[in-house]
RNA sequence: UAUGUAAAGGGUAAACUUAUCGAAAGGUAAGGACACAAAGUUGCGGGUCUAAAGCAUUUGCCAUGAUAGCCGGACUACCGUAA
Numbered sequence: 001u002a003u004g005u006a007a008a009g010g011g012u013a014a015a016c017u018u019a020u021c022g023a024a025a026g027g028u029a030a031g032g033a034c035a036c037a038a039a040g041u042u043g044c045g046g047g048u049c050u051a052a053a054g055c056a057u058u059u060g061c062c063a064u065g066a067u068a069g070c071c072g073g074a075c076u077a078c079c080g081u082a083a
Stems, first nucleotide, its partner, number of pairs: 001082004011036002016031006034069001040075003044072003047067003054061002
């Protein structure tokens, strides 16, 4: 630098449940494992979700909210393999 077939030490933890925070999306903690070789960090670009406030005025628009386990970018890293 490239790579993840197999192995070792391990790591993370979807759905669901409970508690809690939140207007919601969703977050956090515990239980729990569907998966993951960056499922480590980062809302920088796109996407998606929500719509309290605001605008509209009859259920519409809108992110400043959320999502890193949607994709891309940036930064960092364990073990093995190859050069």